The RNA shown here (Fluoride riboswitch aptamer (crcB RNA motif)) has 62 nucleotides and comes from an Acidobacteriota bacterium. The coordinates come from a structure-prediction model, not an experiment, and the mean pLDDT is 80. The model forms 100% of the base pairs in the Rfam consensus.
[in-house]
RNA sequence: AGUCGCGCCGGUGAUGAAGUCCACCCCUAACCGCCUUCAUGGCUGAUGACUCCUACCUGUAC
Numbered sequence: 001a002g003u004c005g006c007g008c009c010g011g012u013g014a015u016g017a018a019g020u021c022c023a024c025c026c027c028u029a030a031c032c033g034c035c036u037u038c039a040u041g042g043c044u045g046a047u048g049a050c051u052c053c054u055a056c057c058u059g060u061a062c
Base pairs, nucleotide, nucleotide: 010025011024012023013022016053018051019050020049021048033043034042035041
């Protein structure tokens, strides 16, 4: 100096907040939605999962 492994810290998991759990990555990374006739096109969801708040959408009642 390089490489590998482990631990800690940190980061990430298609748009916000909190808690818990899970997974991934180690800055050369994890991650950066899908379909499609590729167009001035179409579709789902605020979660990785659960609980919950906010925003958004639909319906009903006052």